[in-house]
Background:
A computed fold for a 350-nucleotide part of an RNA from an uncultured bacterium, annotated as small-subunit ribosomal RNA, central domain. Rfam family: Bacterial small subunit ribosomal RNA.
Context: one part of a larger RNA
RNA sequence: CUGGGCUUAAAGGGUGCGUAGGCGGCGCGGAAAGUUGGGUGUGAAAUCCCUCGGCUCAACCGAGGAACUGCGCUCAAUACUACCGUGCUCGAGGGAGAUAGAGGUGAGCGGAACUUAGGGUGGAGCGGUGAAAUGCGUUGAUAUCCUAAGGAACACCGGUGGCGAAAGCGGCUCACUGGAUCUCUUCUGACGCUGAGGCACGAAAGCUAGGGUAGCGAACGGGAUUAGAUACCCCGGUAGUCCUAGCCGUAAACGAUGAGCACUGGAUUGAAGGGUCCUCCAUAGCCUUUCAGUCGCAACGAAAGCGUUAAGUGCUCCGCCUGGGGAGUAUGGUCGCAAGGCUGAAACUC
Numbered sequence: 001c002u003g004g005g006c007u008u009a010a011a012g013g014g015u016g017c018g019u020a021g022g023c024g025g026c027g028c029g030g031a032a033a034g035u036u037g038g039g040u041g042u043g044a045a046a047u048c049c050c051u052c053g054g055c056u057c058a059a060c061c062g063a064g065g066a067a068c069u070g071c072g073c074u075c076a077a078u079a080c081u082a083c084c085g086u087g088c089u090c091g092a093g094g095g096a097g098a099u100a101g102a103g104g105u106g107a108g109c110g111g112a113a114c115u116u117a118g119g120g121u122g123g124a125g126c127g128g129u130g131a132a133a134u135g136c137g138u139u140g141a142u143a144u145c146c147u148a149a150g151g152a153a154c155a156c157c158g159g160u161g162g163c164g165a166a167a168g169c170g171g172c173u174c175a176c177u178g179g180a181u182c183u184c185u186u187c188u189g190a191c192g193c194u195g196a197g198g199c200a201c202g203a204a205a206g207c208u209a210g211g212g213u214a215g216c217g218a219a220c221g222g223g224a225u226u227a228g229a230u231a232c233c234c235c236g237g238u239a240g241u242c243c244u245a246g247c248c249g250u251a252a253a254c255g256a257u258g259a260g261c262a263c264u265g266g267a268u269u270g271a272a273g274g275g276u277c278c279u280c281c282a283u284a285g286c287c288u289u290u291c292a293g294u295c296g297c298a299a300c301g302a303a304a305g306c307g308u309u310a311a312g313u314g315c316u317c318c319g320c321c322u323g324g325g326g327a328g329u330a331u332g333g334u335c336g337c338a339a340g341g342c343u344g345a346a347a348c349u350c
Stems, first nucleotide, its partner, number of pairs: 004321003007304002012318001014201004021194003025088006033081002035077008049065006091191001092188003095184005103177007110154001114150008125136002162169002206247006215241002220236004258317006266295011300305001323350003332343004
């Protein structure tokens, strides 16, 4: 090289955009690079193979043939690939008209709850637990009513509902803005797919600077429990959680399932549209496109299961795997303020 794999056994990159590269729809014409056939030159000898011969045989040696699967030149073929030219519309994109949506960013507004502060009523407990205690309370708590302030989150609607590439997104209104779907078949005419590097986005925690801080709450203090209790339970409580600007770049970043295209029985539910039958309208029904689920034929699978949203049948491109431990460690490089990230062994051992 050939070959086997990646839901759960080792193995899909967290996600997108995209460079190089790889791969690429349907015709016609051209040329003939790859490709195919013929001819010719060359492919030293020896070796290998075949035939014959020489040493008594063999090894060994001699002769002839074949072969040397290659390369050059030349003639020809033109199906396929590439190239040049010219077309096409079904892939892709644009346009017009509609539609749904927690898609994103910024600003403003709202009510419930909570805490705190002030005031009124009231007068001995409250709180908490398995039971308690720490704690709070006659300097008037808890409870209850009024007023004010503050921060964070948005009950019901709410739904295996929706949107987004993923991370993720949920009160209301406005402004700006991205994408998707359906219908028309109006335009362009292969403009496509994938994507090493690269760039961008990327939960939570963490970091830097400045704000903010109601509730919750690592650390920490106290009370319990216990043989002990550096815990589980209780009373407090700092960082943090929130905002602005910047960094970090990781997750069971999961569907543990890369992206795209094509093909291969069905049933049913939900979401967004369109069409159609019944004399008309509406509902139901039927047909159809897209999205999200459930169940299942064949097939596949070690099984669990998967099954038009494939883990079926194929093609293209990328990433990754190769026994366990050592180890995601050491070392080097690189990125980071740091924490650390990315890349990533070996000895040894079973």

It was read from a public genome assembly.